Annotation
Model confidence (mean pLDDT): 79 of 100. A computed fold for a 264-nucleotide RNA from a Chloroflexota bacterium, annotated as Bacterial large signal recognition particle RNA. Its Rfam family is "Bacterial large signal recognition particle RNA". The family's RNA type in Rfam is non-coding RNA gene.
RNA sequence: UCGUGCUAGACGGGGAACUAGCGGUGCCCUGAACCCGCAAACCGCUACAGCGGGGUUGAAUUCCCAUUCGAGGUACUCGUUUUUCGGGACUGUCGUCGUCAAGCGGCAUUGAAGACUGGGUCCUGCGCGGCAGAAGCCUACAAACCCCGCCAGGUUCGGAAGAAAGCAACGGUAAGUAGUCACUUCUGGGUGUUGCAGGGGAGCUUGGUCGGAGCUGGCUGGCGGCGGUAAGCCGGGGGGUUGGUAUCGACAGUGGGUGCACGA
Numbered sequence: 001u002c003g004u005g006c007u008a009g010a011c012g013g014g015g016a017a018c019u020a021g022c023g024g025u026g027c028c029c030u031g032a033a034c035c036c037g038c039a040a041a042c043c044g045c046u047a048c049a050g051c052g053g054g055g056u057u058g059a060a061u062u063c064c065c066a067u068u069c070g071a072g073g074u075a076c077u078c079g080u081u082u083u084u085c086g087g088g089a090c091u092g093u094c095g096u097c098g099u100c101a102a103g104c105g106g107c108a109u110u111g112a113a114g115a116c117u118g119g120g121u122c123c124u125g126c127g128c129g130g131c132a133g134a135a136g137c138c139u140a141c142a143a144a145c146c147c148c149g150c151c152a153g154g155u156u157c158g159g160a161a162g163a164a165a166g167c168a169a170c171g172g173u174a175a176g177u178a179g180u181c182a183c184u185u186c187u188g189g190g191u192g193u194u195g196c197a198g199g200g201g202a203g204c205u206u207g208g209u210c211g212g213a214g215c216u217g218g219c220u221g222g223c224g225g226c227g228g229u230a231a232g233c234c235g236g237g238g239g240g241u242u243g244g245u246a247u248c249g250a251c252a253g254u255g256g257g258u259g260c261a262c263g264a
Stems, first nucleotide, its partner, number of pairs: 001264006009057003012030004020046005034054005063257006072248006079241009090232002092229009102220003105216003114210008122199006128192002131188006138179004147172003155164003
């Protein structure tokens, strides 16, 4: 150096999660990689950290180590975005009340504000009118007897002449009832375009005189109070995402390393 037969190893790896820890099943990434059994309320192990059974390959393209690149995952963080719960200090917005009088209006030199003065509105009393009520006056009706007049018939007294009481009818009247509502008297009031006298003066109103330019606050606006709202804002929680930091890291590239026996 070549050949034959073996052995270690290899026949996928990784991330998060789970776990005291490791590996597996399940999820995800990578990308192509022997088979069977077990396993998320999980299974198997213990730092040489899946277990059990079978198969292929085998000292190198395939195994091991270092390094480069880096799919992807995870954690933290700055920013941003979205959602949810709460707050009501501030900005905004809405309502209401007050105030100011800058702008627009209205009133005002045919005279504003203000001042003085008269009347009214208010109260009291007395008249007048009106209304209501009562009484009177007037009209009608109105008493079986116990009201009046006249009293037929009948009754009584008388010898007679004559006399007496007296019911009904008729006429009238009283209490009373009803009406008329003109007149008279009295009483009353949430009575009056009413008269007289007195009082009162806060406000309003209407005249007069003085005065000589403001008055008002309807709209906008400024300021303040109170109440509502929650868009901005503040606080808490959740989700997405650009960037940054840290960490793990598949695939791939580069460099290095790797056993035994026999024969020629």
Taxonomically the source falls in Chloroflexota (Bacteria, Bacillati).